[in-house]
RNAcentral holds the sequence, with entries from ENA. The RNA shown here (transfer RNA) has 72 nucleotides and comes from Patescibacteria group bacterium AH-259-L07. Taxonomically the source falls in Bacteria candidate phyla (Bacteria). Its Rfam family is "tRNA". By type it is a transfer RNA.
RNA sequence: GUCCCCAUAGCUCAAUGGAUAGAGCGCGGGCUUCCGGAGCCUGAAAUGUGGGUUCGAGUCCCUCUGGGGACA
Numbered sequence: 001g002u003c004c005c006c007a008u009a010g011c012u013c014a015a016u017g018g019a020u021a022g023a024g025c026g027c028g029g030g031c032u033u034c035c036g037g038a039g040c041c042u043g044a045a046a047u048g049u050g051g052g053u054u055c056g057a058g059u060c061c062c063u064c065u066g067g068g069g070a071c072a
Base pairs, nucleotide, nucleotide: 001071002070003069004068005067006066007065010025011024012023013022018055027043028042029041030040031039048064050062051061052060
């Protein structure tokens, strides 16, 4: 330099173009306990940036950013 893949919650991952974007672990609160852990209930928390297509975009297209890979 050319090409390919990836980017969603603190972490690891889901989500056929259509319901309020879900789950596990973790975190806060409550119940329980002498205290803690475990268990149960409950809560907060996310679609990398900018644009486009569409009635509707996490999903499709383009740019940029970051990460990974192949070739040179």